[in-house]
Annotation: A computed fold for a 71-nucleotide RNA from a Candidatus Nanopelagicales bacterium, annotated as transfer RNA. The RNAcentral record of the sequence draws on ENA. Its mean pLDDT, the model's own confidence on a scale to 100, is 82. RNAcentral records the identical sequence in 3 taxa. Rfam family: tRNA. Rfam classes the family as a transfer RNA. The organism belongs to Candidatus Nanopelagicales, within Bacteria.

RNA sequence: GCGGGUGUAGUGAAAUGGCAUCACACAACCUUCCCAAGGUUGGAGCGCGGGUUCGAUUCCCGUCACCCGCU
Numbered sequence: 001g002c003g004g005g006u007g008u009a010g011u012g013a014a015a016u017g018g019c020a021u022c023a024c025a026c027a028a029c030c031u032u033c034c035c036a037a038g039g040u041u042g043g044a045g046c047g048c049g050g051g052u053u054c055g056a057u058u059c060c061c062g063u064c065a066c067c068c069g070c071u
Base pairs, nucleotide, nucleotide: 001070002069003068004067005066006065007064010024011023012022013021018054026042027041028040029039030038047063048062049061050060051059
């Protein structure tokens, strides 16, 4: 330099052109003499910039980071 892949909550993952899901973690409360375990509730996220569309996390273009291969 070229090609491919991945990027979603603090962490690990899913999903889909129409309100973004789950687990762990976190906070409050319940339970308990206390702790742990358990239960209920809550906060928190689509790498970035454009385009297409009534509507984009999804499709297209560019860009950034990481990974793999080739040179």